About this RNA: The part of an RNA shown here (small-subunit ribosomal RNA, 3' major domain) has 463 nucleotides and comes from a bacterium. The sequence was found in a public genome assembly.
Context: one part of a larger RNA
């Protein structure tokens, strides 16, 4: 000079309180551990792993294992030889491939050749999702969106060092002011970016109430403690009030300082070293990755009348469509089939928005709750739904009566509820994720204490 303290002073945080809804119990989805298996690749593992890499595992994906096959190899450069290319076809065979047979002569040329693709040889070499995140770049998590982290010069100290950066005030903030052997700079804060809210000016189809307005793209105005009044010794800032569509960081993302964890990834990609080379490479069928006695992690559905079921019936935004959205009609109880209108889309479509109001019926039971599971019948995708899809009708009708110890989340258009687009994607195990409206609370005028974190300080058998 640091860490650490069941030391101390200040201070901050959905930290605690206060308060809402939740998890831990019930059935079911996904992921992990365990265990099992020929394989159940692999990573990820206290907070900073576990619906995580995976924004779609029937094949393929795929790296796993079992079985059959190749070895200049599926890929890429380069030598030689043949043969246009590419197309039908037989036999064996799960293919993969092996072995024949036909058809077929193309562009360019300076007529030797050459492009461009197949086959054949040889061998330089290809290949590794193999091992090493503890050799590494790169990316990312955390602590933290905490307010710190340092540096030039100067002063002080034998010296490591210290001063700045401490104090008093303040602030979300090392943010600002004020003292002060300092003065000043840096990287962070903060602003500058973007959305949204308010106006205005302009542009107006496909939009619109048809000069206004709603709406959509631009542009530009506006918020800065500017104003008025307490308040502090000044000053920085604090409290209140006007005006305004917004008031003191308007709200929301975006941005993550020095740096800690030899944190995470060699399996996204690169890439050193090692290894491997008729295999740890590569091709094809079939299986696993979904096995299940168990045990945590996350979710979805529920136990019911603030409900259940039926009729009627009102109101959104975000997206997405041409290998595609798909209206209307007609079949069907439905899934979903047929025809196929429009629509490269503010035009047309997906697309009924659902809670929600009004009516009626259940009347308190394991029930007209609750759907798990289990049989029968369809339907759709896709060479192919058996392991192993999703839907749909009928019948089945489990467990659960609000959950122990303990634990999560949230402070406002938030929480709780309710539906709705997307990406992936032939299908879809989607209840995940990511976003979008819709209704729309309570509570915190407080820091004792828990738990993270800051500043100063203090003790110390640590470094």
């Nucleotide at each position: 000079a640091g860490a650490c303290g069941g030391g101390g002073a200040c201070c901050c945080a959905c930290a605690c309180a206060a308060g809402c809804g939740g998890u831990g119990g019930a059935g079911c989805g996904u992921g992990u551990g365990g265990u099992u298996u020929a394989a159940u690749u692999c990573g990820a593992u206290a907070g900073u792993a576990a619906g995580c890499g995976a924004g779609g595992a029937a094949c393929c994906u795929u790296a796993c294992c079992u079985a059959g096959g190749c070895u200049u190899g599926a890929c890429a450069u380069c030598u030689a030889g043949a043969g246009a290319a590419u197309c039908u076809u037989u036999u064996g065979g799960a293919a993969a491939c092996a072995a024949g047979a036909g058809a077929g002569u193309g562009c360019c040329u300076c007529a030797c050749g050459g492009a461009a693709c197949u086959c054949u040889a040889a061998g330089a070499c290809a290949g590794g999702u193999g091992c090493u995140g503890c050799a590494u770049g790169g990316u990312u998590g955390u602590c933290g969106u905490c307010a710190g982290c340092u540096c030039g010069u100067g002063c002080c100290u034998u010296g490591a060092g210290g001063u700045g950066u401490u104090c008093g005030g303040u602030u979300a903030a090392g943010u600002c002011c004020g003292u002060a052997a300092a003065c000043g700079a840096g990287c962070g804060c903060a602003a500058c970016c973007c959305a949204u809210g308010u106006g205005c000016u302009g542009u107006g189809u496909u939009g619109c109430a048809u000069u206004u307005u709603u709406c959509a793209c631009a542009g530009c105005a506006g918020a800065c403690u500017g104003c008025c009044g307490a308040u502090u010794c000044a000053a920085a800032g604090u409290c209140g009030g006007a005006g305004g569509a917004a008031g003191g960081u308007a709200u929301g993302g975006a941005u993550g300082a020095c740096g800690u964890c030899a944190a995470a990834u060699c399996a996204g990609c690169a890439u050193g070293g090692c290894c491997u080379u008729u295999a740890u490479g590569c091709c094809u069928a079939g299986g696993g990755c979904c096995g299940c006695a168990c045990a945590g992690a996350u979710g979805c559905u529920a136990c019911a009348a603030u409900g259940g079921u039926c009729a009627g019936u009102a109101c959104a935004g975000c997206a997405g469509g041409u290998a595609g959205c798909a209206a209307a009609g007609c079949a069907g109880u439905a899934a979903u089939g047929c025809c196929g209108a429009g629509c490269c889309a503010a035009u047309c479509c997906u697309a009924u928005a659902a809670a929600g109001c009004u009516g009626a019926u259940c009347u308190u039971a394991g029930u007209u709750c609750g759907a798990a599971u289990u049989g029968a019948g369809g339907g759709c995708u896709g060479c192919a739904a058996c392991u192993c899809g999703c839907c749909c009708u009928c019948a089945u009708g489990a467990a659960g009566u609000u959950g122990g110890a303990a634990u999560c989340g949230c402070u406002a258009g938030u929480a709780a509820c309710c539906g709705c687009g997307c990406a992936u994607c032939a299908g879809c195990c989607a209840u995940g994720g990511c976003g979008c409206g819709g209704u729309g609370a309570a509570u915190a005028u407080g820091u004792u204490c828990c738990u993270g974190g800051g500043u100063c300080u203090u003790g110390u058998a640590c470094u």